[in-house]
Context: one part of a larger RNA
RNA sequence: CUCGUUGUUGGACAAAAAGACCCCGUGGAGCUUUACUGUAACUUGGUAUUGGUAAUCGGUGUUAGUUGUGUAGUGUAGGAGGGAGAUACAUCUUGUAUGUAUCGUCGAUGAAACACCUCUCUGCUAAUUCUGAGAACCUAACCACUCAUCAUAAUCUGGUGAGGGGACAAUGCCUGGUGGGCAGUUUAUCUGGGGCGGAUUCCUGCUAAAGGAUAACGCAGGAGCUCAAAGGUUCCCUUAGCGCCGAUGGAAAUGGCGCUGUACGCGUAAAGGUAUAUGGGAGCUUGACUGCAAGACAUACAAGUCGAGCAGAUACGAAAGUAGGACUUAAUGAUCUUCCGUGUGCCUAGUGGUAGGCCCGGAACUUAACGGAUAAAAGCUACCCCGGGGAUAACAGGCUGAUCUUGCCCGAGCGUCCACAGCGGCGGCAAGGUUUGGCACCUCGAUGUCGUCUCGUCACAUCCUGGGACUGGAGCAGGCCCCAAGGGUCCGGCUGUUCGCCGGUUAAAGUGGCGCGUUAGAUGGGUUCAGAACGUCGUGAGACAGUUCGGUCUCUUUCCACAACGAG
Numbered sequence: 001c002u003c004g005u006u007g008u009u010g011g012a013c014a015a016a017a018a019g020a021c022c023c024c025g026u027g028g029a030g031c032u033u034u035a036c037u038g039u040a041a042c043u044u045g046g047u048a049u050u051g052g053u054a055a056u057c058g059g060u061g062u063u064a065g066u067u068g069u070g071u072a073g074u075g076u077a078g079g080a081g082g083g084a085g086a087u088a089c090a091u092c093u094u095g096u097a098u099g100u101a102u103c104g105u106c107g108a109u110g111a112a113a114c115a116c117c118u119c120u121c122u123g124c125u126a127a128u129u130c131u132g133a134g135a136a137c138c139u140a141a142c143c144a145c146u147c148a149u150c151a152u153a154a155u156c157u158g159g160u161g162a163g164g165g166g167a168c169a170a171u172g173c174c175u176g177g178u179g180g181g182c183a184g185u186u187u188a189u190c191u192g193g194g195g196c197g198g199a200u201u202c203c204u205g206c207u208a209a210a211g212g213a214u215a216a217c218g219c220a221g222g223a224g225c226u227c228a229a230a231g232g233u234u235c236c237c238u239u240a241g242c243g244c245c246g247a248u249g250g251a252a253a254u255g256g257c258g259c260u261g262u263a264c265g266c267g268u269a270a271a272g273g274u275a276u277a278u279g280g281g282a283g284c285u286u287g288a289c290u291g292c293a294a295g296a297c298a299u300a301c302a303a304g305u306c307g308a309g310c311a312g313a314u315a316c317g318a319a320a321g322u323a324g325g326a327c328u329u330a331a332u333g334a335u336c337u338u339c340c341g342u343g344u345g346c347c348u349a350g351u352g353g354u355a356g357g358c359c360c361g362g363a364a365c366u367u368a369a370c371g372g373a374u375a376a377a378a379g380c381u382a383c384c385c386c387g388g389g390g391a392u393a394a395c396a397g398g399c400u401g402a403u404c405u406u407g408c409c410c411g412a413g414c415g416u417c418c419a420c421a422g423c424g425g426c427g428g429c430a431a432g433g434u435u436u437g438g439c440a441c442c443u444c445g446a447u448g449u450c451g452u453c454u455c456g457u458c459a460c461a462u463c464c465u466g467g468g469a470c471u472g473g474a475g476c477a478g479g480c481c482c483c484a485a486g487g488g489u490c491c492g493g494c495u496g497u498u499c500g501c502c503g504g505u506u507a508a509a510g511u512g513g514c515g516c517g518u519u520a521g522a523u524g525g526g527u528u529c530a531g532a533a534c535g536u537c538g539u540g541a542g543a544c545a546g547u548u549c550g551g552u553c554u555c556u557u558u559c560c561a562c563a564a565c566g567a568g
Base pairs, nucleotide, nucleotide: 001568002567003566004565005564006563007562008561010560011559012558015554022389023388024387025386027385028384029381030380031379032378035185036184037183038182039181041178042177043176045174046173047172048171049170051138052137053136056133057132058131059130061128062127063126064125065124066123068121075114078120079119080118081117082116085103086102087101088100089099090098091097142165143164145163146162147161148160149159150158151157188200189199190198197217201223202222203221204220205219206218224370225267226326227325231285232284233283234282235281236280237279239263240260241259242258243257244256245255265274266273268331270329271328272327289312290311291310292309295306296305297304301371314323315322316321337364338363339362340361341360343359345358346357347356396443397441398439399438400437402436404432405431406430407429408428409427413423414422450525451523452522453521455517456514457513458512459511460510463488464487465486466483467482468481470479471478490504491503492502493501494500531549532548533547534546535544536543537542
């Protein structure tokens, strides 16, 4: 070295199971509720099955009767029209005359005037038509609690009869309510994993790399309006700051002179623009027009932006001209649906109509998750499931090295004196890759996770033992630094603990790496499934780096490796 036997399990990111954790899917299921929408059930009313008598109380029409109070005025004036007489009693020539009484005319009052006749209003009374409600009662529908009897030698059932209940109940249809009892669903996205928080549309500046465009949970701020003048036009004017002067008067009020030159102002953020006005004022006004539009900007689309010029009608201006809102850039919402305006308009299924639709203009959406899934929607799952992802988290590794550990530089200061025996402010530079992190690069068709045990092996930044320099080293004992990894480096109590504290020893009880060494070596106390409980949170299902009790760790090694033995 090769082969073999027997062993051990360090590796083959060994095997097993398309990871159960985590995220994703306009996946599923179970559960909850003051999510949404329904619904069983319960309940309300109407109606049908459903009939009779009838007290009483309403409504309506008709007839008759009655009713009506401002003030003034004889006085209780409903309204309107006609109107000069009317009514009652007595007598009698039955003519209507006479007589008596009453009322009226007249006069007064008042907005309106009365007797008498006609019509009529308000309220009421009586009778009656139609109709509604209805205490109570009835029995024949209907119910079937009791008894008798028959089918029938039958505690069922049915028939019959007698009691009982009774137009109720029950049931059908329509209808209001309650309704996780039950059902179907919804419950967004971005995101240096997800959740929590924040954001989601529009405008301004920067990032933005001197055309335009340009990302981030980059840095700063704003908008979801306002104005009938803050619009149009014609004419006129010039701000702010500083210096000096000037009563009350001051830093700052109003006035004068000068200087600087855009710093002022422009409804509001910022930027750009602007004094030859876009700023300030006055006069007149409505172009904050109708019908178009060459051509451009911008742009995936849909949207968005600018626009000379033409026609009509108009405002201002002497005119030339200017004016289709505002110095500009924010101040917003598609489609559907519904509504409004306009009109001798167009279409309308045999024809005519009605309804409907179309054409032009407008309105109703924090459809704000702002290109708007529906008119209408929240949660829990550790009881969970499926499809996927190392596109994305937790372990480990990797990169990084802020943090961490170690070393060095500087030397303010301490050290009686003296920066450096020993320390070393404020700062600076490295190394290491043991901490906490950042990143998300292999692994989610699986790389088993803390601690303990077992077995080790390596580094040296050395705990002991060895050698040395310095010392603020007298000695002993120390301090600090240099060299040094050969060997060594404890037993217990508490806790699952690593750690830590404590007790007792020791020469010393080192610091780290090895997938925080080691689970196809052991354990399984902790963490991290299903059960249960407490506290807390939640309406609840449930939840908690809160607590507590309980909780399946897979006989057979193919290869490499290693050990012992044997053979060649």
Molecule: large-subunit ribosomal RNA, domain V
Organism: uncultured candidate division WWE3 bacterium